[in-house]
RNA sequence: CAAGGAGGCCGGGUGGUCGCUCUGCUCGUCGCCUUUAUGGCGGUGGGUGGGGAGGAAAGUCCGAGCUCCACCGGGCAGGAUGCUGGGUAACACCCAGGAGGGGCGACCCUACGGAAAGUGCCACAGAAACCAUACCGUCCCGGUGCGAAUCGGGAUAAGGGUGAAAACGUGAGGUAAGAGCUCACGGAUGCCUCGGGUGACCGGGGCGUCGGGCAAACCCCAUCUGGAGCAAGGCCGAAUAGGAGGACUAUGGGCGCCUGGCCCGUCCUCGGGUUGGCCGCACGAGCCUGACGGCAACGUCAGGCCCAGAUAGAUGACCACCGCCGGCGGCACGGGAAGAAGUCCUCGAUUCGUCGUGGACGUAAACCGCCCCGCCGGCACAGAACUCGGCUUACAGGCCUCCUUGGCCC
RNA sequence: UGGGGUGUGGCCAAGCGGUAAGGCGCCUGACUCUGGAUCAGGAGAUCGAAGGUUCGAAUCCUUCCGCCCCAGCCA
Numbered sequence: 001c002a003a004g005g006a007g008g009c010c011g012g013g014u015g016g017u018c019g020c021u022c023u024g025c026u027c028g029u030c031g032c033c034u035u036u037a038u039g040g041c042g043g044u045g046g047g048u049g050g051g052g053a054g055g056a057a058a059g060u061c062c063g064a065g066c067u068c069c070a071c072c073g074g075g076c077a078g079g080a081u082g083c084u085g086g087g088u089a090a091c092a093c094c095c096a097g098g099a100g101g102g103g104c105g106a107c108c109c110u111a112c113g114g115a116a117a118g119u120g121c122c123a124c125a126g127a128a129a130c131c132a133u134a135c136c137g138u139c140c141c142g143g144u145g146c147g148a149a150u151c152g153g154g155a156u157a158a159g160g161g162u163g164a165a166a167a168c169g170u171g172a173g174g175u176a177a178g179a180g181c182u183c184a185c186g187g188a189u190g191c192c193u194c195g196g197g198u199g200a201c202c203g204g205g206g207c208g209u210c211g212g213g214c215a216a217a218c219c220c221c222a223u224c225u226g227g228a229g230c231a232a233g234g235c236c237g238a239a240u241a242g243g244a245g246g247a248c249u250a251u252g253g254g255c256g257c258c259u260g261g262c263c264c265g266u267c268c269u270c271g272g273g274u275u276g277g278c279c280g281c282a283c284g285a286g287c288c289u290g291a292c293g294g295c296a297a298c299g300u301c302a303g304g305c306c307c308a309g310a311u312a313g314a315u316g317a318c319c320a321c322c323g324c325c326g327g328c329g330g331c332a333c334g335g336g337a338a339g340a341a342g343u344c345c346u347c348g349a350u351u352c353g354u355c356g357u358g359g360a361c362g363u364a365a366a367c368c369g370c371c372c373c374g375c376c377g378g379c380a381c382a383g384a385a386c387u388c389g390g391c392u393u394a395c396a397g398g399c400c401u402c403c404u405u406g407g408c409c410c
Numbered sequence: 411u412g413g414g415g416u417g418u419g420g421c422c423a424a425g426c427g428g429u430a431a432g433g434c435g436c437c438u439g440a441c442u443c444u445g446g447a448u449c450a451g452g453a454g455a456u457c458g459a460a461g462g463u464u465c466g467a468a469u470c471c472u473u474c475c476g477c478c479c480c481a482g483c484c485a
Stems, first nucleotide, its partner, number of pairs: 001406010012322007020052014034037001054381001058392002061390005066229004072260001074258003078225005083097005098112001099110004113220002118218002120214003135160002137156008168186006187210010233279004243270006252264003272484003286305008323379008333369003342361004347356003411481007420434003428465001436452005458474005
């Protein structure tokens, strides 16, 4: 310098003017209340001070807090998770590790329990897709034939062929030809055992085996698991028809099913009124800094801080300067240029027109790069709605740290 | 804001592991004087998008996108 890998961060800045929303103080005004006061509550207007979107506020995919409903026991069903250890309030998240896979490497990816519990599927092709087999081929025996060959019986699964997948791979022996049939090396796997590790697992030894795949097919195993959601739910106020119809009175209902037990009104539809206020609701598994423990996720302690609350939904607009990105134009510079062309010298060739070798002098363009100046345009994704912890997805541009591979220079 | 459903030719749709039926519509031809109807033939889909599992995905899984529906309070 080029190409990459990992982690972290920012995501316009400053000033002015005009606005929006919440709120403290204060002044005025209106209404209500009473204990009639320098009172309380509420509305409205002015002044002044303070706060005011995000890393994803998003998707609503997981997990919780919180609230209401249900809740007596047992069984079945359903759902979720799925290597190990740890973290956490919890998780499908995070950290560390193991195994497998990818990359030269830094490093990255993994829904990664069980296929000898059972069932199912494996289209087409192929002899055969899991207890069943032989199309071509190879070999043996017999018949026919002069022979080539052909027919019948048998052996084989090494080779060819089919397929995504075909009974362990390579080599040697062996054989009529062959085959883990035997042997050597290697691979996979079950059991036993030794060592290391908390464990997943790793390494060694012995005996045995060498028949697939799919569980993001049913299923089995282990663990967890009530339902609904702030339009939850509570309070106040206003208004109306505290109305009608239906289902079931025990063969009904009690928010999946069954059984036993318990309870008795429950549910659905239509119609009516209203479109108000307050709480929930902003101090929280909170944020920042430091120390300590831990490889880390994270935890503990100390100090400091208070940080949006709208309700059709506030956080914006304009101007100036700066920053960044893109485009256009201008001036100068560098590359192009080891300098084309051209001029001169030298040597050689020559058909005497010139051509070639070497050297000296020497001008320029297209195009490319970049500094400065000017003009124009742009500033990503996106907008809190009960609140947190995660995941996923979107995102112009920019910054920092560490590492890998290759090239060049010292 | 919360909850639920759905996406397959132009339209309606079947298919839920083995390579996408059917109807309407469209095009061509026949019949007819012409049109309609009828008959015969044909085109048109990579199943909303991307990734994964699998030999193989419209179908199974994950993420994203679009569309539709329901839900206020009082008695």
Predicted 3D model of RNase P RNA and transfer RNA as a complex of 485 nucleotides. It holds a member of the Rfam family "Bacterial RNase P class A". Rfam links the family to the GO terms ribonuclease P activity, dimeric ribonuclease P complex and tRNA processing. The family's RNA type in Rfam is ribozyme. Model confidence (mean pLDDT): 77 of 100.